A computed fold for a 137-nucleotide RNA from Cohnella candida, annotated as c-di-AMP riboswitch aptamer (ydaO/yuaA leader). The sequence is in RNAcentral, with records from Rfam. The source organism's lineage runs through Bacteria, Bacillota, Bacilli, Paenibacillaceae and Cohnella.

RNA sequence: AGACAUUCCAAGCCGAAGUCCGCUAUCGGACACGGGGGACCCAAGAAUGGGGUGAAGCCGCAUGCAGCAUGUGCGGCCGGGGCUACUCUUUGACCCGAACCCGUCAGCUAACCUCGCAGGCACGACAAAGGGAGGAA
Numbered sequence: 001a002g003a004c005a006u007u008c009c010a011a012g013c014c015g016a017a018g019u020c021c022g023c024u025a026u027c028g029g030a031c032a033c034g035g036g037g038g039a040c041c042c043a044a045g046a047a048u049g050g051g052g053u054g055a056a057g058c059c060g061c062a063u064g065c066a067g068c069a070u071g072u073g074c075g076g077c078c079g080g081g082g083c084u085a086c087u088c089u090u091u092g093a094c095c096c097g098a099a100c101c102c103g104u105c106a107g108c109u110a111a112c113c114u115c116g117c118a119g120g121c122a123c124g125a126c127a128a129a130g131g132g133a134g135g136a137a
Stems, first nucleotide, its partner, number of pairs: 006137004012121003018031005033116005042107001049105001050102004057077007078097004086132007
């Protein structure tokens, strides 16, 4: 130095929403992380407006209704989540599929400009299989 074997890697979750600094502070700043606008080229074509964050969509049936829309229920497809305590893939079960915003306006997009950095839940939590990457003894 390499190979093999064993043990450990000390811990809440969703989310970008964490860390540090200042000090007349429920504030200000920096980094990290996340979002939007914005050329050539490329793409797209209008009209019923259109668009953004987010997993939060599409279709069918039923119901209420004069009818449409909306709501509710069921089903199919599809999307998201979790302590196998790193990571990826697959499988099974469970849970979620909301809400808000812009205001007639925005495809992609280098330079550039700009915004967010919340909120909610939890004290037992989902398991199995196959691979990959480390650190320590």